[in-house]
Context: one part of a larger RNA
RNA sequence: CUGGGCGUAAAGCGAGCGCAGACGGUUUAUUAAGCAAGAUGUGAAAUCCCCGAGCUUAACUUGGGAACUGCGUUAUGAACUGGUAAGCUAGAGUAUGUCAGAGGGGGGUAGAAUUCCACGUGUAGCAGUGAAAUGUGUAGAGAUGUGGAGGAAUACCGAUGGCGAAGGCAGCCCCUUGGGAUAAUACUGACGUUCAUGCUUGAAAGCGUGGGUAGCAAACAGGAUUAGAUACCCUGGUAGUCCACGCCUUAAACGAUGUCAAUUAGCUGUUGGGCAACAUGAUUGCUUAGUAGCGUAGAUAACGCGUGAAAUUGGCCGCAUGGGGAGUACGGUCGCAAGAUUAAAACUC
Numbered sequence: 001c002u003g004g005g006c007g008u009a010a011a012g013c014g015a016g017c018g019c020a021g022a023c024g025g026u027u028u029a030u031u032a033a034g035c036a037a038g039a040u041g042u043g044a045a046a047u048c049c050c051c052g053a054g055c056u057u058a059a060c061u062u063g064g065g066a067a068c069u070g071c072g073u074u075a076u077g078a079a080c081u082g083g084u085a086a087g088c089u090a091g092a093g094u095a096u097g098u099c100a101g102a103g104g105g106g107g108g109u110a111g112a113a114u115u116c117c118a119c120g121u122g123u124a125g126c127a128g129u130g131a132a133a134u135g136u137g138u139a140g141a142g143a144u145g146u147g148g149a150g151g152a153a154u155a156c157c158g159a160u161g162g163c164g165a166a167g168g169c170a171g172c173c174c175c176u177u178g179g180g181a182u183a184a185u186a187c188u189g190a191c192g193u194u195c196a197u198g199c200u201u202g203a204a205a206g207c208g209u210g211g212g213u214a215g216c217a218a219a220c221a222g223g224a225u226u227a228g229a230u231a232c233c234c235u236g237g238u239a240g241u242c243c244a245c246g247c248c249u250u251a252a253a254c255g256a257u258g259u260c261a262a263u264u265a266g267c268u269g270u271u272g273g274g275c276a277a278c279a280u281g282a283u284u285g286c287u288u289a290g291u292a293g294c295g296u297a298g299a300u301a302a303c304g305c306g307u308g309a310a311a312u313u314g315g316c317c318g319c320a321u322g323g324g325g326a327g328u329a330c331g332g333u334c335g336c337a338a339g340a341u342u343a344a345a346a347c348u349c
Stems, first nucleotide, its partner, number of pairs: 005319002007303002012317001014201004021194003025088007033081002035077001037076001039073004049065006091191001092188004096183004103177007110154001115149007125136002162169002206247006215241002220236004258316006266294012278281001298305001322349003331342004
C1' cells in the first nucleotide's frame, strides 16, 4: 500500500449549517470530451521473449521475428458518462387549511417546603449516631401559634409520554420566535445528496467583571472510627451552585451504532394527524409520521441486530492498522489562566 474493517475486539468527528470537491431523477434532439472498434503514423539501438548460427559446451557474440501493453493523426460509431438546447414530475421546495409539543428568548405571577427575624404559649432538653462526641439550649432552645424577609427549585399530573441537530428542555399566565406532522388541491421544475478547509452551537466543572446567597456544599475546622484515617460517619463551613455580560470547548458529549437514498415476513403496545364502516362509541378497520417490545429470512466470533438493521445495495464524509512509551514531548494554532487542539520518536515487551 492492498485485501478486509469501525455496536461490545483498534476504529463514527459531541452536533449542525455549508463554499470548493465527489456523486446525482426522467424524455427528446444535438455534440463527440470520456468511451468502443479497426485503419494509419510513431514507439532508436541494446535489453527481455521465440526460432536459428558461431566459439568443444556454457556464459558470451550474432541473424531473423515477436514484443514494446504507449502516444499522435485523420475520418468512422453514438448505447452509456459528460456538454448544449428544449421539455417532464415520481426527488426537493413553495402556497392554503388543520394539529400536537417541558423546542428557544423575554416578562409577570402562584402555592408547598427549608432557613432566618419579631412576638405569644411553654419547660428542659434538642440535634446527631452502629454507639458517641463536637454542636445547640435556663441570656429560655427544640415543640407549637401568628406575622414578616429572602433565595432556590417546581410534589401530584408523569408515562420504555412529548419536543429539539446535538448539548438539552417541566408550576401557571402573557409577549415574541424556530422546527415538525398531516389533508387535499395549486404552483416552481432537479433547484438534490454528502461535505475537506470554514462558520455556528455545545452538559458539568473552571475563569473574568458586577450582583445575589435560602438550601446544599469542594477546600478548611472540629468530633468520632482506626494500628494510622490527610477517608467513609457526625457538627459546622468558604468558593461554587443562582442572575447579567464575556471566555473556556471538554464528557461513558452513548444507541459506545456518521449522513442520505433504494429493496426486503409478520405480531403486540403507545404518541400526533387523516380516512372509512355502522352498532354513533370508552368501537373496529385502513393509512401516515414518530416512539417502545417480540420475532422470520438474512447477516454476526458470539452476545445480540432484525423495515428506526448490525439484512441486501448505492453516494459522500470521518476514522483504525499490536501492547506500553502517549493522547505524552517538541513545534504550531487557540486561551486571561486552567488547559484544549494538532501530534511523533528513542526505548521496551
Source information
A computed fold for a 349-nucleotide part of an RNA from an uncultured bacterium, annotated as small-subunit ribosomal RNA, central domain.